[in-house]
Molecule: RNase P RNA; transfer RNA
Organism: Pseudomonadota bacterium
RNA sequence: UCAGGCGGCCGGAUGGCCGCGCGCCUACGGCGUGAGGAAAGUCCGGGCUCCUCGAAGGCACGGCGCCGGGUAACGCCCGGCGAGGGACGGUUCGCAAGAGCCGGAACCUUAGGGAAAGCGCCACAGAGAACAGACCGCCCGCGAAGCGGGCAAGGGUGAAACGGUGGAGUAAGAGCCCACCGCGCUUCCGGAGACGGAAGUGGCACGGCAAGCCCCGCCGGGAGCAAGGUCGGAUAGGGACGCAGUCCGGAAGGACAGGACCGCCUUCGGUCCGGCGUCCGGGUUGACCGCAUGAGGCGUCGGGUAACCGGCGUCCUAGAUGAAUGGCCAUCGCCGAUGCGGCGCUGCCGGAUCGCGCACAGAACCCGGCUUACAGGCCGCCUGACCAU
RNA sequence: GGGCGAUUAGCUCAGGGGUAGAGCGGGGUCUUUACACGGCCUAGGUCGGGGGUUCAAAUCCCUCAUCGCCCA
Numbered sequence: 001u002c003a004g005g006c007g008g009c010c011g012g013a014u015g016g017c018c019g020c021g022c023g024c025c026u027a028c029g030g031c032g033u034g035a036g037g038a039a040a041g042u043c044c045g046g047g048c049u050c051c052u053c054g055a056a057g058g059c060a061c062g063g064c065g066c067c068g069g070g071u072a073a074c075g076c077c078c079g080g081c082g083a084g085g086g087a088c089g090g091u092u093c094g095c096a097a098g099a100g101c102c103g104g105a106a107c108c109u110u111a112g113g114g115a116a117a118g119c120g121c122c123a124c125a126g127a128g129a130a131c132a133g134a135c136c137g138c139c140c141g142c143g144a145a146g147c148g149g150g151c152a153a154g155g156g157u158g159a160a161a162c163g164g165u166g167g168a169g170u171a172a173g174a175g176c177c178c179a180c181c182g183c184g185c186u187u188c189c190g191g192a193g194a195c196g197g198a199a200g201u202g203g204c205a206c207g208g209c210a211a212g213c214c215c216c217g218c219c220g221g222g223a224g225c226a227a228g229g230u231c232g233g234a235u236a237g238g239g240a241c242g243c244a245g246u247c248c249g250g251a252a253g254g255a256c257a258g259g260a261c262c263g264c265c266u267u268c269g270g271u272c273c274g275g276c277g278u279c280c281g282g283g284u285u286g287a288c289c290g291c292a293u294g295a296g297g298c299g300u301c302g303g304g305u306a307a308c309c310g311g312c313g314u315c316c317u318a319g320a321u322g323a324a325u326g327g328c329c330a331u332c333g334c335c336g337a338u339g340c341g342g343c344g345c346u347g348c349c350g351g352a353u354c355g356c357g358c359a360c361a362g363a364a365c366c367c368g369g370c371u372u373a374c375a376g377g378c379c380g381c382c383u384g385a386c387c388a389u
Numbered sequence: 390g391g392g393c394g395a396u397u398a399g400c401u402c403a404g405g406g407g408u409a410g411a412g413c414g415g416g417g418u419c420u421u422u423a424c425a426c427g428g429c430c431u432a433g434g435u436c437g438g439g440g441g442u443u444c445a446a447a448u449c450c451c452u453c454a455u456c457g458c459c460c461a
Stems, first nucleotide, its partner, number of pairs: 001385010012332007020034006036360001040371002043369005048224004054268006061220005066080005081112001082110004088103006113215002118213002120209003135155002137151006163181005182204001183202008228289004238280006245256004258273005296315008333358002335355004340350004390460007399413004407444001415431005437453005
């Protein structure tokens, strides 16, 4: 210098005039303050509030899932392990193009427990698709066609064919035998663990799918600020249909049986109704609280590889409810277009004119994450190649 | 603001891992003097978009978009 790859940050600035929400004041006015990194999607996790949330056991239902750590918690984050990819390198075959195998930079992806507990599925093609099978083929026999027997190396089908390569062996073949590789089991070593390595051993038994049922382990009560509370106002305890008990009382009403609900069942228990169920009808659309100090921001020091944690100092920073946070002007910045000048001329620099130009978007109880959208710009780091010193 | 659901042919809907179907509608043809009805044949599909799991996805999972419903 070029190429590739990561991470972080900003996301127009200043001034003037007019306007809007909120707060305060000496109140026709003045002063202060007023969106985001995603305020978004509502996909996860919490705080907070209410509930008939209860106790025990069982059954369902939903979610999560390598290991260790962080956290209030999480499906999030950090660090590691395994698997896959990766510029390139090595090696074998080949005249070459290229193909196979092995290793592998920065870095990227990873919903990654269990398939030797059980069930299920594996279409089409194919001889055969899961304790398999013989179409072509190979070998032997019978005189040939063909038949009988042996085989599974080669061909063919397929996403996948019941270990792979080479040798020995054989009528032809085969883990039948041998070497290496793969796989399983056992032991030892390293590591906190996931896991890695070594030795021995088995001759291969154990195909894939759990984002199919399922098994194992862990977690989970439900609803949501239109939660919920206080004050004020309004209406009324209205009508229809179906089913349906007893007692006390003159009636109003009360008691009991009974019924409903708490995911389901059992036992105990609780709440409500006491008529129950379904449908129709009537009233309200106000104010305040919740609600702005919180797992809070910034700086600094210390611990930790990091996520993060701790100490100290400092700051208080929107609060609407048809819902404020805007408009215009000026200067500057950026971008695009047009044409001009200069230079070391595929380009760079300078100044001019034009542009309804300057993204995505916009709080609504509050936090921690994830995901998605985003014009333009800035900074830092890693790897490789080339050049110069 | 909060909570849910749906998206498959022109319309209404089935299909829940193995080459996508039905009814209505459209086109052609037969029947009729002609029309309707009826019979036969036929066209028409990014299964809302993207990504993942799988040999294989309309179907299973994630994400985005659009539309609809409910709650004081």